This is a predicted structure of a 72-nucleotide RNA (transfer RNA) from Patescibacteria group bacterium UBA6532. The source organism's lineage runs through Bacteria and Bacteria candidate phyla. Rfam family: tRNA. Rfam describes the family as follows. Transfer RNA (tRNA) molecules are approximately 80 nucleotides in length. The family's RNA type in Rfam is transfer RNA. It was read from a public genome assembly.
RNA sequence: GCCGACGUAGCUCAGUGGUAGAGCAACUGUUUUGUAAACAGUAGGUCGUUGGUUCGAAUCCGACCGUCGGCU
Numbered sequence: 001g002c003c004g005a006c007g008u009a010g011c012u013c014a015g016u017g018g019u020a021g022a023g024c025a026a027c028u029g030u031u032u033u034g035u036a037a038a039c040a041g042u043a044g045g046u047c048g049u050u051g052g053u054u055c056g057a058a059u060c061c062g063a064c065c066g067u068c069g070g071c072u
Stems, first nucleotide, its partner, number of pairs: 001071007010024004018055001026042005048064005
C1' cells in the first nucleotide's frame, strides 16, 4: 500500500427498514443475628463519527476513525 471482519448499556452479545433488548454486573426492597444465595423492583444507550437513500435507518450506501486478521 491492497483486501476482509468487527464497532449497540459497566462487561459478553442479540436485534438485517417500523417503540433499542437479553444475560451478568450496579442500586433499592423482602428474607437472614449478619453476609451470601433466592425473590420482587429500579436505573443505565446521541447504536464509533459524518454525509446520503427512504414516509421511516442500529439495520441500506459513501467517506473517515478505531480494533483485529490476511496479502505484498